[in-house]
Molecule: transfer RNA
Organism: Verrucomicrobiaceae bacterium
RNA sequence: GCCGAUGUAGCUCAGGGGUAGAGCAGGUCAUUCGUAAUGAUCAGGUCGGGGGUUCAAUUCCCUUCAUCGGCU
Numbered sequence: 001g002c003c004g005a006u007g008u009a010g011c012u013c014a015g016g017g018g019u020a021g022a023g024c025a026g027g028u029c030a031u032u033c034g035u036a037a038u039g040a041u042c043a044g045g046u047c048g049g050g051g052g053u054u055c056a057a058u059u060c061c062c063u064u065c066a067u068c069g070g071c072u
Base pairs, nucleotide, nucleotide: 001071002070003069004068005067006066007065010024011023012022013021018055026042027041028040029039030038048064049063050062051061052060
């Protein structure tokens, strides 16, 4: 230099045009003499940044950034 993959909650990851989700972690409550475990409930997101297409973009297109891999 060229090609490709990944980027979504604190962490690990789903979701690939029509209300952003799960597990773990966290708060509260219940249960217990108490703790753990368990159950219920709550909160937590500029979907890496910018632009475009669309009535509507996490999703499609372009560009850029970061990480990883391959080729030279």